Glycine riboswitch aptamer from Nocardioides sp. BGMRC 2183, 98 nucleotides, folded computationally. It was read from a public genome assembly, where an Rfam model found it. The prediction has a mean pLDDT of 80.
[in-house]
RNA sequence: UGACACCGCGCGGGAGAGUUCCAUCUCCUGCGGAGAUCGGACGCCGAAGGGGCAAUUCCUCCCCGGAACCUCUCAGGCGCCAGGACCGUGCGGAGCAG
Numbered sequence: 001u002g003a004c005a006c007c008g009c010g011c012g013g014g015a016g017a018g019u020u021c022c023a024u025c026u027c028c029u030g031c032g033g034a035g036a037u038c039g040g041a042c043g044c045c046g047a048a049g050g051g052g053c054a055a056u057u058c059c060u061c062c063c064c065g066g067a068a069c070c071u072c073u074c075a076g077g078c079g080c081c082a083g084g085a086c087c088g089u090g091c092g093g094a095g096c097a098g
Stems, first nucleotide, its partner, number of pairs: 001098001006093008018042001020041003023037006043078003049074001050072003056068004
């Protein structure tokens, strides 16, 4: 000095599932409708995080073990906003091989 890879930050992309029912309040107001609620009920989603290897897949042909966009849904989410694994890119950091 220092590529790939690692960590942090910025930018871009980024899915799924009820804006269902009830209650209360507010507004419009003719029946009725709209909005708000860290309210309640049931239904659902999984790609923050978390649990688990029981199934699937991968690490390796088997066992053991581990991991996962696999599974469970504790948390989170189910109009918009926000968040969002992951991908790309820029900057910074530490620094192995060379």